RNAcentral holds the sequence, with entries from ENA and Rfam. This is a predicted structure of a 71-nucleotide RNA (transfer RNA) from a Candidatus Methanofastidiosia archaeon. Lineage of the source: Archaea > Methanobacteriati > Methanobacteriota > Candidatus Methanofastidiosia. Rfam family: tRNA. Gene Ontology term of the family: triplet codon-amino acid adaptor activity. The family's RNA type in Rfam is transfer RNA.
RNA sequence: GCGGCUAUAGUCUAGUGGCAGGACGGAGGCUUCCCAAGCCUUUGGCGCGGGUUCGAAUCCCGCUAGCCGCA
Numbered sequence: 001g002c003g004g005c006u007a008u009a010g011u012c013u014a015g016u017g018g019c020a021g022g023a024c025g026g027a028g029g030c031u032u033c034c035c036a037a038g039c040c041u042u043u044g045g046c047g048c049g050g051g052u053u054c055g056a057a058u059c060c061c062g063c064u065a066g067c068c069g070c071a
Base pairs, nucleotide, nucleotide: 001070002069003068004067005066006065007064010024011023012022013021018054025043026042027041028040029039030038047063048062049061050060051059
């Protein structure tokens, strides 16, 4: 330099065009003599820029980062 894959919450993960879900974690509460466990509520997320579309996490282009391969 060229090609491929990946990027969703603090962590892991689902979502192939129409509400962004789950688990763990954080906060509050219930329960208990206390702790743990359990239960309820709550918190927080689509890497960046553009395009297509009535509508984009999703499709297209570019960029960034990581990984793999070729040279």